The RNA shown here (transfer RNA) has 73 nucleotides and comes from a Phototrophicaceae bacterium. The coordinates come from a structure-prediction model, not an experiment, and the mean pLDDT is 82. The RNAcentral record of the sequence draws on ENA. Taxonomically the source falls in Phototrophicaceae (Bacteria, Bacillati, Chloroflexota, Candidatus Thermofontia).
[in-house]
């Protein structure tokens, strides 16, 4: 220098051929307990890496950029 893949909650990951952004763990609150833990109920937490484009509508499609990993030279 060229090619491929990944980027979504604090962490690990989903999201069905474009149609309401979710789960597990963690955090917080309440209940249970003498207390802690376990268990049960609930809540908070998101500029879907960044910037544009297409579309009535984009996490999803297109372009550029950034970061990480792999391959080729």
């Nucleotide at each position: 220098g060229g090619g491929c893949a990944a980027u979504u909650a604090g962490c690990u990951c989903a999201a069905u051929u474009g149609g309401c952004a979710g789960a597990g763990c963690g955090u917080c609150u309440c209940g249970u307990u003498g207390a802690c833990g376990u268990c049960g109920a609930g809540a908070a937490g998101g500029u879907u890496a960044u910037a544009g484009g297409u579309u009535c509508g984009a996490g999803u499609c297109c372009u550029a950029u950034a970061u990480u990993g792999c391959c080729c030279a």